[in-house]
RNA sequence: AACGAACGCUGGCGGCAGGCCUAACACAUGCAAGUCGAACGCCCCUUCGGGGGAGUGGCGGACGGGUGAGUAUCGCGUGGGAAUCUACCCAGCAGUACGGAAUAACCACGGGAAACUGUGGCUAAUACCGUAUACGCCCCCUUGGGGAAAGAUUUAUCGCUGUUGGAUGAGCCCGCGUCGGAUUAGUUUGUUGGUGGGGUAACGGCCUACCAAGACUGCGAUCCAUAGCUGGUCUGAGAGGAUGAUCAGCCACACUGGAACUUAGACACGGUCCAGACUCCUACGGGAGGCAGCAGUGGGGAAUAUUGCACAAUGGGCGCAAGCCUGAUGCAGCCAUGCCGCGUGAGUGAAGAAGGCCUCAGGGUUGUAAAGCUCUUUCGGCGGGGACGAUAAUGACGGUACCCGCAGAAGAAGCCCCGGCUAACUCCGUGCCAGCAGCCGCGGUAAUACGGAGGGGGCUAGCGUUGUUCGGAAUUACUGGGCGUAAAGCGCGCGUAGGCGGAUUGUUUAGUCGGGGGUGAAAUCCUGGGGCUCAACCCCAGAACUGCCUCCGAAACUGGCAAUCUCGAGUCCGGAAGAGGUGAGUGGAAUUCCCAGUGUAGAGGUGAAAUUCGUAGAUAUUGGGAAGAACACCAGUGGCGAAGGCGGCUCACUGGUCCGGUACUGACGCUGAGGUGCGAAAGCGUGGGGAGCAAACAGGAUUAGAUACCCUGGUAGUCCACGCCGUAAACGAUGAAUGCUAGCUGUCGGGCGGCUUGCCGUUCGGUGGCGCAGCUAACGCAUUAAGCAUUCCGCCUGGGGAGUACGGUCGCAAGAUUAAAACUCAAAGGAAUUGACGGGGGCCCGCACAAGCGGUGGAGCAUGUGGUUUAAUUCGAAGCAACGCGCAGAACCUUACCUACCCUUGACAUCCCGAUCGCGGUUACCGGAGACAGUAACCAUCAGUUAGGCUGGAUCGGUGACAGGUGCUGCAUGGCUGUCGUCAGCUCGUGUCGUGAGAUGUUGGGUUAAGUCCCGCAACGAGCGCAACCCUCGCCUUUAGUUGCCAUCAUUUAGUUGGGCACUCUAGAGGGACUGCCGGUGAUAAGCCGGAGGAAGGUGGGGAUGACGUCAAGUCCUCAUGGCCCUUACGGGUAGGGCUACACACGUGCUACAAUGGCGGUGACAGAGGGCAGCGACUCCGCGAGGAGAUGCUAAUCCCCAAAAACCGUCUCAGUUCGGAUUGCACUCUGCAACUCGGGUGCAUGAAGUUGGAAUCGCUAGUAAUCGUAGAUCAGCAUGCUACGGUGAAUACGUUCCCGGGCCUUGUACACACCGCCCGUCACACCAUGGGAGUUGGUUUUACCUGAAGACUGUGUGCUAACCGCAAGGAGGCAGCAGGCCACGGUAGGGUCAGCGACUGGGGUG
Repeated sequence: AACGAACGCUGGCGGCAGGCCUAACACAUGCAAGUCGAACGCCCCUUCGGGGGAGUGGCGGACGGGUGAGUAUCGCGUGGGAAUCUACCCAGCAGUACGGAAUAACCACGGGAAACUGUGGCUAAUACCGUAUACGCCCCCUUGGGGAAAGAUUUAUCGCUGUUGGAUGAGCCCGCGUCGGAUUAGUUUGUUGGUGGGGUAACGGCCUACCAAGACUGCGAUCCAUAGCUGGUCUGAGAGGAUGAUCAGCCACACUGGAACUUAGACACGGUCCAGACUCCUACGGGAGGCAGCAGUGGGGAAUAUUGCACAAUGGGCGCAAGCCUGAUGCAGCCAUGCCGCGUGAGUGAAGAAGGCCUCAGGGUUGUAAAGCUCUUUCGGCGGGGACGAUAAUGACGGUACCCGCAGAAGAAGCCCCGGCUAACUCCGUGCCAGCAGCCGCGGUAAUACGGAGGGGGCUAGCGUUGUUCGGAAUUACUGGGCGUAAAGCGCGCGUAGGCGGAUUGUUUAGUCGGGGGUGAAAUCCUGGGGCUCAACCCCAGAACUGCCUCCGAAACUGGCAAUCUCGAGUCCGGAAGAGGUGAGUGGAAUUCCCAGUGUAGAGGUGAAAUUCGUAGAUAUUGGGAAGAACACCAGUGGCGAAGGCGGCUCACUGGUCCGGUACUGACGCUGAGGUGCGAAAGCGUGGGGAGCAAACAGGAUUAGAUACCCUGGUAGUCCACGCCGUAAACGAUGAAUGCUAGCUGUCGGGCGGCUUGCCGUUCGGUGGCGCAGCUAACGCAUUAAGCAUUCCGCCUGGGGAGUACGGUCGCAAGAUUAAAACUCAAAGGAAUUGACGGGGGCCCGCACAAGCGGUGGAGCAUGUGGUUUAAUUCGAAGCAACGCGCAGAACCUUACCUACCCUUGACAUCCCGAUCGCGGUUACCGGAGACAGUAACCAUCAGUUAGGCUGGAUCGGUGACAGGUGCUGCAUGGCUGUCGUCAGCUCGUGUCGUGAGAUGUUGGGUUAAGUCCCGCAACGAGCGCAACCCUCGCCUUUAGUUGCCAUCAUUUAGUUGGGCACUCUAGAGGGACUGCCGGUGAUAAGCCGGAGGAAGGUGGGGAUGACGUCAAGUCCUCAUGGCCCUUACGGGUAGGGCUACACACGUGCUACAAUGGCGGUGACAGAGGGCAGCGACUCCGCGAGGAGAUGCUAAUCCCCAAAAACCGUCUCAGUUCGGAUUGCACUCUGCAACUCGGGUGCAUGAAGUUGGAAUCGCUAGUAAUCGUAGAUCAGCAUGCUACGGUGAAUACGUUCCCGGGCCUUGUACACACCGCCCGUCACACCAUGGGAGUUGGUUUUACCUGAAGACUGUGUGCUAACCGCAAGGAGGCAGCAGGCCACGGUAGGGUCAGCGACUGGGGUG
């Protein structure tokens, strides 16, 4: 785009078309073929004009109408042909004479239920028969023979007969064209041809007898399946593809099968006979029927109409005609089935109404849309007139088309879609549900994709969906594709058919080209006109119908024929190389075995072992022997061969190739469907052989297992002969042949030339590497093409199913070959790119390992988590990167949890109304657990002011908007944070390269802590990171000296005071370090190594600082925030409880297990912090925690403040003078309050624990270890956290390994990126399919039996009008009978195709 469509929703009118695609299923009822009295007799009626009935007879029922079952065929299409017929029609010629015998109707009598029918009798004809005649006609033996008629009528006329020609129609023959299957390869016996005969309208094996053995077939016979063919129709740019409704031509069929009769014509839709199935009637004896005619019914189906009107028109039959008949036809009815046309109103109308929807709450949109106002009346309605179609009559349509008038916007809009393709977006609902979906795909709480709504888009009396066809699809490629790696080159030769084929000349004209003629039906399509108001539709004309046939011409090319040629091909002569093949012989090394000698305890084997061999003498070694197999070195991207393949040496036979010569043949060529031969390894058969090796097998190991990899053995086999198999990643994944198209460089075999004789140049043939043009999707190929061309063959057409099933062929088998479908998926695949990954490679780094020191894991306790428990044990965090984490501190509070009791505009914010002028605070009493509630007293009683509760403000009460939520979603978010990782990376602009993704830069050589720097380079620059700039510690200078300091001078118990600011210190500003200097090394670089100087040396130590990004990492319970949820509660208040539970498990710590220690003693030495609801000196009391009083200090001033390890003494290896858990008693502090549930003290008690399994953590120097100190939080509570100083080590060979990371490279089937992807069995469900004992049916075939009707042949005993005969009888005919043919049917056996089938095999999906 289209449709004979169907379905869903909807539906105003008209015109023109179309309307059982399925059951060629079955049919009730009516109609669809009759007509003629001018052929004939009879009967009836009559108005005497005529009319009617059944018959005889004539013509017509072979047309018209229906259907598409069958048919793959001369059926159809197209173009030809000769051996034919043709009623009615036209034309010509010639006739139309004389006779005869019957018969229906009718009458009579019968049979039968009926249908129908029997016997006898009468009768006519244009019915039947004979005779005559025969221009022309037919036959012929050429003398001859044969054959016709019908009349009707008053006329006119209509008929009849013979014959010729025409027209029309029909029959027959031929060329070409006409679907699929080879998993159909052979078919055929009247078959192919001939002769004789028969038959037909006619040719012919059409039929028959005989003879011959042919005929068809790879250019697809036969068989199977499917199908009416065509003009045309749909689509397409065309070529094509699909199709064959309506209209037209042809064919076939008429319930199924067979058969003939009649006829001009049939083997006959509304005729006959027979058989069969079915239906109906029946008196059971017998009969009737055939809608694939028009209507209609049932049935089938997704689905297809009225039992209408008329012969008025057109046409047909009959008739002289009037006329009759006509479901042909003309019309009407039904159906949006299609095409076409029209309408459902037009103008104006902004307050942009109301309502709806959205909203950022302003508005936007629906929307000039509506309303309102002013108009119009197509269509429809009502009324009036009224055709053409018929030029006289006759109109079904039809009171129709058309015209006029009237009323009134009145009666007339839906469907689909809105994620992309694809025009059109928002809200709500839902929450991987419900659902959508043509493909991709939507839906798991913010869905433009589901459902609804608003809005929008498209089409419009329709709109969507489904189905089908073509297109897009160059996706079967003729036009117009491919085959190295995507699907695709047969494993390789030889060769048949076929296809294609060198040069020259002549000829021919088959192909080819030009022109003419015939045909190519009409309709359709196209163009130009015309008619319905337009259009659809119809009419006219033209063009076209790309085709076929035929005639004439041309002769270039292809083909045919003839002749010639040598370049292709081959032969010959002379040389050459070679693992080319076959057979026979022969050689040495090695392995194993046997014999003998020497010799002794192991050997062998492995990652390590064991099985195994060995004291019965192995292994090792020496000598001798046997046997089989394979041929080291040479040896080479060397050689040969068609491929497979071929390797010691010799001989024999033999194939091919190359070079040179140019004597010969003269296109002999190339390719090659079928065919045929060769064809690795394994395997098979028969017979040999068997050293080594070695499937199977056995044992030993390894392992979770190990039917493996490793080891020890070991049989087929490997070897030979003969015969099979016929496959391989049979690969260059690249068919063969020929020609052409830059080079450079190896190597093998020849030839030629040059000279310097071992080189150079050149040529032919092989075999490699690199590379230009060109090609390619890229990779790559590139004179050995995957380039440019020609010829021929093979092969491909999404993945899986499957190279499978079935069938065939081959094979001894294994199996090979040929080779599907159902079903299923939306991919499968190629090349390249970026990442990620690898038990890949290279380089490098890190307390990563190693080297060390100290821990954890064992004990007790502290703390966090899991689990369990509980009314609640609030919540979060979950490998590293959760677990002394949020929590820098849960007795109440905190607090979010639980129980109980209360409040509901609320504890808190804003607005409105009313009241009061306040409020607020203190004390006391009372109810209650408290919140809350009641009473009383006291203190206190705002500001402005127009003097009004008027304004601000406050409190209380009320109403509703709202408040409130530590409720959910960290996977809706912001912010903040963790982590890789302080790792060295991450990118951009321009340029260049690539079809592109991308690459380059950023890679490479060095170097660095570093993408740090240097050099090189199709790159040149730049940004975020690194480094530096910042803070702090270490040195110096300077400025300033109080609260700090004290060298010098005084003074004091005391830097206490005077004095001083030199020093220390404090805190401001500066300096200092830069590979700067020297040497070596490196590339003259960057840098590295060493040294000097220096407080400090190569980033001096430490901190802050965290690129692009990753982990949907963490946090909605810090805060903020979208959406959802709760609203007398999931909000708010209060009391009590809980977060502190405890069979257990884990993490992080503290204290220990002791002598490097415990205890006791002692006037040693820090740093950094904090302090007013505070730090608290000092004095007194207490054993102590602490208590009472109290100076000073808002702090370089006073206080916390005592530093502790250190040092000295003692204990002497014990569960202890270690260890301190647990428990008892008595106190103390904080605090409304220490019961659940705090800290501390004293006395008493004195548990486990004697250095910790597997495993595992931290640390590289002022570090680890060890020792104390302070702070935050805080009323109180630290073994935690943060900070501070004191003492103060050991070790690092090194980068193989573990972990993590960086760069380069490589492989990849990964991209959610190896925690990836993914294979097979098993289990379950579903689906299609193969096998299957069998069973059911269709179809076809062979043999035989049966043999209706029928025509034919024979016979014709029975019967018999026309003719012959005087008669008898004959001729002829009929019945009957017989024969062969033959439909249906039957029996037996094959082939083939389907259905079902217990069980079974694999396959697909989940």
Annotation
RNAcentral holds the sequence, with entries from ENA. This is a predicted structure of a 1406-nucleotide RNA (small-subunit ribosomal RNA) from an uncultured prokaryote. The coordinates come from a structure-prediction model, not an experiment, and the mean pLDDT is 85. It matches the Rfam family "Bacterial small subunit ribosomal RNA". Gene Ontology terms of the family: structural constituent of ribosome and ribosome.